A computed fold for a 78-nucleotide RNA from Methylophaga nitratireducenticrescens, annotated as c-di-GMP-I riboswitch aptamer.
The prediction has a mean pLDDT of 79.
Rfam family: c-di-GMP-I riboswitch aptamer. Rfam's curators write: GEMM was predicted in a large-scale screen for bacterial structured RNA regulatory elements.
The organism belongs to Methylophaga, within Bacteria.
RNAcentral holds the sequence, with entries from Ribocentre.
The model forms 95% of the base pairs in the Rfam consensus.

C1' cells in the first nucleotide's frame, strides 16, 4: 500500500414522528427519538428527484439516507 468481511472488540451515524427556530417553499437545522447503515464521513464533477420564479426555454435553490465518480477514515483476516 492493495483486497475482503461487519455487529466479534472499541466506538460512530441516525429514517419515521414530535419539538424550538430559519426558509416563498423543496427542505435546512436545536433537543428527544431509533428505521436503519460498512463508510448512513465528506464533495454537485455526470445524472436523477423536487422547489420557486420566468417564458416557450432557461434562472435559481434544494436532495450526498437516489445512482455514479472523486477525497478521506476505523477494525479485523488475507
Nucleotide at each position: 500500500u492493495u483486497u475482503a468481511u461487519a455487529a466479534u472488540u472499541u466506538g460512530c451515524c441516525a429514517a419515521a414522528c414530535c419539538u424550538a427556530g430559519c426558509g416563498u417553499g423543496a427542505g435546512c437545522c436545536u433537543g428527544g427519538g431509533a428505521c436503519g447503515g460498512a463508510a448512513a464521513g465528506c464533495u454537485u464533477c455526470a445524472g436523477c428527484u423536487g422547489u420557486u420564479g420566468a417564458a416557450c426555454u432557461u434562472a435559481a435553490c434544494a436532495g450526498g439516507g437516489c445512482u455514479g465518480g472523486g477525497c478521506u477514515g476505523c477494525a479485523u483476516g488475507a